[in-house]
RNA sequence: GGAAUCGUGCGCGGGAGAGAUCUUGGAAACAAGGCGCCGAAGGAGCAACAGCCCCGGAAACUCUCAGGCAAAAGGACCGCCCCGAUUCU
Numbered sequence: 001g002g003a004a005u006c007g008u009g010c011g012c013g014g015g016a017g018a019g020a021u022c023u024u025g026g027a028a029a030c031a032a033g034g035c036g037c038c039g040a041a042g043g044a045g046c047a048a049c050a051g052c053c054c055c056g057g058a059a060a061c062u063c064u065c066a067g068g069c070a071a072a073a074g075g076a077c078c079g080c081c082c083c084g085a086u087u088c089u
Base pairs, nucleotide, nucleotide: 001089002088003087004086005085006084007083009081011080012079013078014077019035021034022033023032024031025030036069037068038067042065043063044062045061049056
């Protein structure tokens, strides 16, 4: 110098689902309440296994507390990039 793996993130690109719903206030954004929905921020639950008391124990599965249901914003995840660590050369 090169490659792979893991971790980090202020970066760049891609990125789904579900009422532009009803009532009230408001020019609108938005706020409160009602009914109906979505799962891919976050959060929570558990199978095998392990163990035989407890505990541990994954998710894109499940639940919808939160969040979301035109656009915008956000967005798990994927790719690139920066930094660090480990291994090989």